This is a predicted structure of a 672-nucleotide part of an RNA (large-subunit ribosomal RNA, domain II) from Ahnfeltia fastigiata. Its Rfam family is "Bacterial large subunit ribosomal RNA". Rfam links the family to the GO terms structural constituent of ribosome and ribosome. It is recorded under the gene name rrn23. The full RNA is in RNAcentral, with records from ENA.
Context: one part of a larger RNA
Order: sequence, then C1' cells, then structure tokens
RNA sequence: GCCGGCGACUUAUAGGCAGUGGCAGGUUAAGAUAAAGAAUAUCAAAGCCAUAGUGAAAGCGAGCUUGAAUAGAGCGUUAGUCACUGUUUAUAGACCCGAACCCGGAUGAUCUAGCCAUGGCCAGGGUGAAGCUUAGGUAACACUAAGUGGAGGUCCGAACCGACUGAUGUUGAAAAAUCAGCGGACGAGCUGUGGUUAGGGGUGAAAUGCCAAUCGAAUCCGGAGCUAGCUGGUUCUCCCCGAAAUGCGUUGAGGCGCAGCGGUUGAUGCUUAAUCUUAGGGGUAAAGCACUGUUUCGGUGCGGGCUGCGAGAGCGGUACCAAAUCGAGGCAAACUCUGAAUACUAAGUGUGUAAUCAACCAGUGAGACAGUGGGGGAUAAGCUUCAUUGUCAAAAGGGAAACAGCCCAGACCACCAGCUAAGGCCCCCAAAUAUCUACUAAGUGGCAAAGGAAGUGGGAAUGCAUAGACAACCAGGAGGUUUGCUUAGAAGCAGCAACCCUUUAAAGAGUGCGUAAUAGCUCACUGGUCAAGUGAUCCUGCGCCGAAAAUGAACGGGACUAAGUAGUUUGCCGAAGCUGUGGGAUGUUUUACAUCGGUAGGGGAGCGUUCUGUAUUAGUUAGAAGCGUUAGCGUGAGCGGGCGUGGACAAAACAGAAGUGAGAAUGUCGGC
Repeated sequence: GCCGGCGACUUAUAGGCAGUGGCAGGUUAAGAUAAAGAAUAUCAAAGCCAUAGUGAAAGCGAGCUUGAAUAGAGCGUUAGUCACUGUUUAUAGACCCGAACCCGGAUGAUCUAGCCAUGGCCAGGGUGAAGCUUAGGUAACACUAAGUGGAGGUCCGAACCGACUGAUGUUGAAAAAUCAGCGGACGAGCUGUGGUUAGGGGUGAAAUGCCAAUCGAAUCCGGAGCUAGCUGGUUCUCCCCGAAAUGCGUUGAGGCGCAGCGGUUGAUGCUUAAUCUUAGGGGUAAAGCACUGUUUCGGUGCGGGCUGCGAGAGCGGUACCAAAUCGAGGCAAACUCUGAAUACUAAGUGUGUAAUCAACCAGUGAGACAGUGGGGGAUAAGCUUCAUUGUCAAAAGGGAAACAGCCCAGACCACCAGCUAAGGCCCCCAAAUAUCUACUAAGUGGCAAAGGAAGUGGGAAUGCAUAGACAACCAGGAGGUUUGCUUAGAAGCAGCAACCCUUUAAAGAGUGCGUAAUAGCUCACUGGUCAAGUGAUCCUGCGCCGAAAAUGAACGGGACUAAGUAGUUUGCCGAAGCUGUGGGAUGUUUUACAUCGGUAGGGGAGCGUUCUGUAUUAGUUAGAAGCGUUAGCGUGAGCGGGCGUGGACAAAACAGAAGUGAGAAUGUCGGC
C1' cells in the first nucleotide's frame, strides 16, 4: 500500500413543542393484595395539572388593578389531562478517537552523581629541589666547586582513564561505534567489592547535568472515559424548500449570546416586491467664489525696509517687501450664492409558492473576485477597508485556446427534431474563401510610454506662380572699404561698436567653409534657360522607430496581404436557454396551468440487516441458508426467475425491538 473483519448521535431522568390514542375533568406514586416467582390484574387520591382571575400586597372577584373618577388604559371572563412516539433542551463521559499536564499511593542509586567502609593498579625513560659528603674559603659563619641525594597536582611515553580533530557509519557490526591522529598518565589519579542519600526529593569542581537507552521535575498503578471554545472521522435511497460569511455585546476576535438571513406548522387577509402616478424633504455629483480659507497677474499703495537733507521735530526719494481695496484668472473632504440624476419617505396602483405575526427546528457570524462611488497605500499590489450591484461560494451547460469570481445562460428524465444568446462562419472546427466602401504593407493585426521622423489616406485655412513660381543648369554676386575700435595681425567671417552711402537687373560693412593675416570656395540677392505647379501650417485615420533575458515558446496551431482594420448589407452555425414530442414527481383554482440546479441546514416518503411475536407458519435431502453467474422489474436504496456450487435450515406478510448500512478517522485486528 491493497484486500477482508470491527469501527462513531446511545441510555436514564426531568422540561418544551408536535403527532397519535384514552377520558371530559384527567391521572395515580410509593406501597399493598392475588399469582411458587414474574408478566399481569386489582386496591391505594397522598400528590400533580386543570377547574378564576387580578393586584407589590392586604384584599376583592367575572372581574381585578391604576385613579378623585361612574374617564381611559393593562391583564382576565374555562379545555384540559394521562400515556406512547418523534424532535429538541438540561443533567449525566452524552457522537467517536486524540493531549501536554495536575493529584494520590507505591517501586527504583545492579546505569549514573556524591559520600562511607575495605581491597587493588600505575612498563620504561628524562629533569635533578632540600639535605648530606669532600675540597676551596672565612677569625667563625657566609660563599664557591665537585660529588652524593632523589623532591615535584614536574617532563616524554605504554597499561589504565579520557574524548580535541577528521573520515567512515547514519533501514549502522553498534539506539553513540570503528579507523587515523589527540589529552592525562604519583595524582583533586584510576579501579573491584559491600553500603548510603528518593522525586514538592536526592546528588551535582554547576552542564538544568545525573537519578536503570526515561529528567525544567523518574517509573508503575490509580483519580480517569481528566479536560480539549482545537484537529480528524461519522456508514442506505428518493422527493420538497434552501441560507450565511452581516450588526450589537463579549478577558471577545478561528468561541459564544441576541438580532438578521433558512425550514416546518398554523393564524391574519389585501396588508407585499417590481412597475407606474402624485406629493415631499435634501445639499451629494456638477458648478461657483456670495461666506470660510487658499492662490497667480495687474492698478492704487496703509505700513515697513533702504536712502537724501536736517541739531531735532520733520520734509523728501525709491526699479524693494507689502496690508486693504479694485480688475482679471484659479482651487477646496472638514467652503457654498446655487444645485441635479439616482436613492429615500408617504398615498394610490399592483393578488403572490407574496407579505406580516406566532410556535418549534436550524445553520451562519474566516468569504472571494468583478463593475461603480470613496478612505488607507505610491490615484502600487491577485493589497487593505467601507458602500452598492453581480457572479462564485452552493451552478452544471455554451463562449473567453486552457481559466471558481468575466460574457451568455439557470441542468426533472428521454429524443439521430426545430429556433436562437454570447461568440463565431479558410483548415484543425459546426457555419460566408459572402456583399459593398475605404484604410494598412508594418505579419501592423498577434504586449508598452515619454519622445522622434519628407511613411501614407482624409479635412481645413494660407504664401508664391504663364507679368513664368519651386527644383536644376548658365551667368553675375560690385565700388567707397583692409568701416571704426581692438590687435603682432583682425582685410565680410577671434572680439566690441556701428550697420551707412554709391553703381545697379541684383549684390549683407556679410550665411557657411577656409587663411598667420590676405587669398580661394559658397550663400543671401539678381538675370537667363526650362515650363506647371510649389512652399509653409493646423486637425485627423492607419502605420514606423523608441522595443534587451535567460531551452524555441505570448495570433491556440496551420497558415493569412486578408483569413487584418473601420463601416454597410444579407444569410448561416452555435447552449442542458426557448420550442416540439413522449414520460415522471410536486403544488394549485385539479378540463388545465405552474414548478422540479443546489453546500450548511430544515421537512417528507421509503429500502435493507439482526432478533422477537402471530407461529409447532408456507417451503425444504425430488436439496434450505450461504456463495458464483446471469434474464427480468423498480426513480433509487433494492427486488428477483434460471443455472452451478453447497449440504440443513428457513422465506414472504403484519407488527415490535435495535450492538441496523463503511471509503476515508497518520483508525483497529488479520492476511498478502
């Protein structure tokens, strides 16, 4: 892992509600009697509920209370009760499995920590303390040298004890080892045996270490089915309805309570949603600047700064700042002289599986995305938080290549029938290689910005032009003058100033290149040749560049110049939509019409298993149950005939009682 067995809403008591039954007031409890005992029958009225309410109460009473009230108002002016069944609540382990813990009593120091008693062990080598001896030395010591000597938590290094590094091992040879190196190795050393200290404790050269592979509190049994607002699991079928992920409160936030939203049953009876009509209030969007603020420019310029004169008082100047005011132009969630659309309220309309109310039974209280209006954030996020609508959640089908939340559309069942939606119609792939008019040349289409460009189509207005434009070619492009200044030089062309005059068809005190400065080339400007358009601008359609990412990889692919883009027209395809035909179920007004997606959840109707009763049942060795296989039937759980196997039990029906249905629980036992 698979297969097979087992495996989870029970039972008791007491309430609520519903259904069924008895009685009309209902009913017995303990107990007793009879029964061998029990079932059972009878007795037992104590008690309980009901029969009258109301008031805080005294009390009064079909009324009572309040009240001054003969007012008004509140509550009342009789149908229950006892069983059984179902469901739900409470109390109990209370649907099942699951803690870590806490407490009690015991058992442990054969491991290990410390201590006590008594024993044992430490190859070899090095160093060479004190003391001593001899010699030297001293007045005597001191001191010096050589020897002797053998100290030390001394050195090197086996046994022994340890465990610093690396590798191997990691379902190991081993629940801590092996290999190669490593530390201590006469000491606070190592070690045998016996003893001792016990869990709210011991022991600890102290690591929360160790106390039998168990230690921030050992182990075993018990309290104990601890508790678990947490996770997981919870077993047959069909039919009807069908949510929520919100508000308030909460030692509350993944839990509860109340409300909201669902179901069932009943009551009320026109009360209801959409729609339309009428009547309302508003201060949002927009807009505006009349207020509150903010803001740019201009005019006037209080006051200030700077500044002149003056001994001061003061009198002046100002191209600076600037109050207030005027004109023009803006901005605002916490501005409003204004002011919608929607929404909301009321009345009418509107008759539905509507609405409202009551009782009982729930679940939900983590929501997700999308559109719109806002806040937070960076006018970031598949971000977050509100409001509102939709879908998903709990919704299948068609489209978007694939794709919970987007678009279309809500699946009772069947059909080799039809029409459509979104979206499509060259092939994959059902349907137009359809029609008409344009555009695009970029494979744009089939990712992207600022910005850039004689791409190309459309529109507008405009300059020049047969008195000849634009482009090209031929020719001219001069003189005063090298203007003045500056400069080494400055001659159109480094720079500064000026930018005139003349001759002309025209020609700048010079557009660019160039020179050291000149020179030289060129342009503006003019004439000629030629002959019909040409230049600049604005708006707009479709394209171009900008454009770099890791396998080749973002039209779904093939491919496409339309099979792209913008319009026009007519067809067709296309879904579980709608229609048609047949069938089923539910509801209602029962001729007929409507309805039938569904998680949590509520309600209804059934199937099957074991046992019991009717029952000493039908059946059965001429073959029961069980098992295998296979017609047929039923919406389904299932039922069931035949055949084979099997070898002794056992249906169907009507009732009753449950150890009553398995795929999941890191379930449990067995097998493989």